A computed fold for a 72-nucleotide RNA from a bacterium, annotated as transfer RNA. Model confidence (mean pLDDT): 82 of 100.

RNA sequence: GCGCCCAUAGCUCAAUGGUAGAGCAGUGGCCUUUUAAGUCAUUGGUUGCAGGUUCGAGUCCUGCUGGGCGCA
Numbered sequence: 001g002c003g004c005c006c007a008u009a010g011c012u013c014a015a016u017g018g019u020a021g022a023g024c025a026g027u028g029g030c031c032u033u034u035u036a037a038g039u040c041a042u043u044g045g046u047u048g049c050a051g052g053u054u055c056g057a058g059u060c061c062u063g064c065u066g067g068g069c070g071c072a
Base pairs, nucleotide, nucleotide: 001071002070003069004068005067006066007065010024011023012022013021018055026042027041028040029039030038048064049063050062051061052060
């Protein structure tokens, strides 16, 4: 330099173009002499950035940024 893949909650990951979710973590309750474990509830999102298409974009298109792999 060229090609491909990835970027979504604090972490690991889902999500047919039609209300963004799960597990773990956090917070509160129950339980327990206390802690841990268990159990119930709950908070938390500018879906990396900027544009485009569309009635509607996490999803499709373009550019950029960051990371990974391959080739040279």
The sequence was found in a public genome assembly. It matches the Rfam family "tRNA". The family's RNA type in Rfam is transfer RNA.